[in-house]
The RNA shown here (transfer RNA) has 69 nucleotides and comes from a mouse gut metagenome. Its mean pLDDT, the model's own confidence on a scale to 100, is 83. Its Rfam family is "tRNA". Its family is annotated with triplet codon-amino acid adaptor activity in the Gene Ontology.
Order: sequence, then structure tokens, then C1' cells
RNA sequence: GGGAAUAGCUCAAUUUGGCAGAGCAGUGGUCUCCAAAACCAAAGGUUGGGGGUUCGAGUCCCUCUUCCC
Repeated sequence: GGGAAUAGCUCAAUUUGGCAGAGCAGUGGUCUCCAAAACCAAAGGUUGGGGGUUCGAGUCCCUCUUCCC
């Protein structure tokens, strides 16, 4: 100097600022003699910390921390 940090885990959403999502895991249900598998449903978030701009920030600006090159 460049990149990354978002759900328990792996990652989207950054293009153009406008309802925070998916898969897996976990939970409940259907099914089954029971379980697994399959299917269905709901839940799960201080978007690394702080500050700023804006009607509105995961997204833009400043700063700090951690990791990678």
C1' cells in the first nucleotide's frame, strides 16, 4: 500500500444508499412401531468498536482493533 470483518458455521446483499437474506447446523411439526432420510414451519442479527454525512447507512467519509497478501 491492497483486501477482509454481516445469524452458531460458510457466505450473499456494496454495482445504483431505500424492507438485512441464503445454505448448513439447532428447534418444532408431518411421516414412522421407534429412529434416520425427505418435506413443511418458525426462530436466530449491536452488519468488528467509536464518530460523522444523509430524510434514510451493511453500503459513503474519518478513526481504532483483528486477520490475510